A computed fold for a 73-nucleotide RNA from a soil metagenome, annotated as transfer RNA.
The coordinates come from a structure-prediction model, not an experiment, and the mean pLDDT is 82.
RNAcentral holds the sequence, with entries from MGnify.
[in-house]
Formats: sequence, C1' cells, structure tokens
RNA sequence: GGGCGUAUAGCUCAGUUGGGAGAGCGCUGCCUCGACAAGGCAGAGGUCACUGGUUCGAGCCCAGUUACGCCCA
Repeated sequence: GGGCGUAUAGCUCAGUUGGGAGAGCGCUGCCUCGACAAGGCAGAGGUCACUGGUUCGAGCCCAGUUACGCCCA
C1' cells in the first nucleotide's frame, strides 16, 4: 500500500424486510430472611465510533474518516 471483518448500556452481545433501541451480567430501591447469599418486583443507565448522503423515516442502505483485529504484498 491492497483486501476482509468489528465498533450498539458499565461489561459480554443480539437486533438478517428500513418504522418498537433490547437481552444476560452488573448497578439502585423495595419485598422476602434473625442477618448475608440466593430469590421476587420495580427502576436508572444509549451522540447505535465519527462526518456527510439517500429516504416520509437509518443501528440497518451509500460515500468518506478514525480505532482495533486478520490476511496479502
């Protein structure tokens, strides 16, 4: 230098037809228990890497950029 992949909650990740932003763990409160753990209920937490574009509408499609990983040279 060229090609491919990944980037979504604190962490690990899903979201495959373009229209609801989610799961598990973690965190907070309450219940339960003599107490802790476990369990139950509820809740908080998001610039969907960044910049543009397409569209009535983008996490998803298009172009570029950045970071990381793999392959080729």

Background: Rfam family: tRNA. Rfam classes the family as a transfer RNA.